Description
This is a predicted structure of a 71-nucleotide RNA (transfer RNA) from Actinoplanes sp. SE50/110. Lineage of the source: Bacteria > Bacillati > Actinomycetes > Micromonosporales > Actinoplanes. Its Rfam family is "tRNA". Gene Ontology term of the family: triplet codon-amino acid adaptor activity. From the family's description: Transfer RNA (tRNA) molecules are approximately 80 nucleotides in length. The coordinates come from a structure-prediction model, not an experiment, and the mean pLDDT is 81.

[in-house]
């Protein structure tokens, strides 16, 4: 240059086109003579700009970025 696969929370990864979760992690709170184990709450997120659509992580275009192949 070309083409394919991905991009969702701090991290790993779910999510028929119809209300974005889940483990671990953080912060509070309970339990404890402290700490941890456990319980119980909350915060936090769809790479980015535009199309279809009554409705878009999802479908389309393009751009970025990661990765794999061609040349």
């Nucleotide at each position: 240059g070309c083409g394919g696969u991905c991009g969702u929370a701090g991290c790993u990864c779910a999510a028929c086109g119809g209300u974005a979760g889940a483990g671990c992690g953080c912060c509070g709170g309970g339990u404890u003579g402290u700490g941890g184990c456990c319980c119980c709450g909350a915060a936090g997120g769809u790479a980015g700009c535009g199309g279809u659509u009554c409705a878009a992580c999802u479908c389309c275009g393009c751009u970025c970025g990661a990765u794999c192949g061609c040349c």